[in-house]
RNA sequence: CUCAUCCAGAGGGGCAGAGGGAACGGCCCGACGAAGCCCCGGCAACCGCAUCGCGCAGGCAGCACUGCGCGAUCACGGUGCCAACUCCGACCCGGGGCAUCGCGUCGCCGGGACAGAUGAG
Repeated sequence: CUCAUCCAGAGGGGCAGAGGGAACGGCCCGACGAAGCCCCGGCAACCGCAUCGCGCAGGCAGCACUGCGCGAUCACGGUGCCAACUCCGACCCGGGGCAUCGCGUCGCCGGGACAGAUGAG
């Protein structure tokens, strides 16, 4: 940089001792113990392995077999993750409410953008 996903799911213990939720504004979490480190456990299924099914191509007399694609299963390996939708908003569009006939506003709803996270390349 590109692509995919982001309203599901999953926490105990030890050390430690005041922060943490990316950033800004909120709103939260935290001495009934934050970050960090370690151990154990779990969730998920992105990638690899394995197994199965389907399709296409090759192959054969026909199977077998091989390659590619798609899907499913598994959870062995590589990551990831285990408060709150990516905690919410911030910019744009649509709807709705209120106000006003002007232009505004919002503890409302939906979509998108930006930013970010994770994986694969």